The RNA shown here (transfer RNA) has 73 nucleotides and comes from an uncultured Spirochaetaceae bacterium. It was read from a public genome assembly. Its Rfam family is "tRNA". It is annotated as a transfer RNA. From the family's description: Transfer RNA (tRNA) molecules are approximately 80 nucleotides in length.

[in-house]
RNA sequence: GGGGUCGUAGCUCAUCUGGUAGAGCGUCAGGUUCGCAAUCUGAAAGUGGCGAGUUCGAGUCUCGUCGACUCCA
Numbered sequence: 001g002g003g004g005u006c007g008u009a010g011c012u013c014a015u016c017u018g019g020u021a022g023a024g025c026g027u028c029a030g031g032u033u034c035g036c037a038a039u040c041u042g043a044a045a046g047u048g049g050c051g052a053g054u055u056c057g058a059g060u061c062u063c064g065u066c067g068a069c070u071c072c073a
C1' cells in the first nucleotide's frame, strides 16, 4: 500500500431480503424474608463509530472517513 470481517444499551450480542431497535447479564425501585442470597414485578439506559448520498422511509443499500482484528505485498 491492497483485500476481507467487524463497530448497535454499562458489558456480551440479536435485529440477514429497507418500515415506530430488542434479549441476557448488570444498575435502580418495589414485593417476598428477621436480614442477606435466590426469586418475582417494574423502570432507566442507544444521534446504531463519524460524515454524506439514495429513498416517502436507512442499523440494514451506496460513497468517504476513523478504529479493531485478520490475510496478501
Base pairs, nucleotide, nucleotide: 001072002071003070004069005068006067007066010025011024012023013022019056027043028042029041030040031039049065050064051063052062053061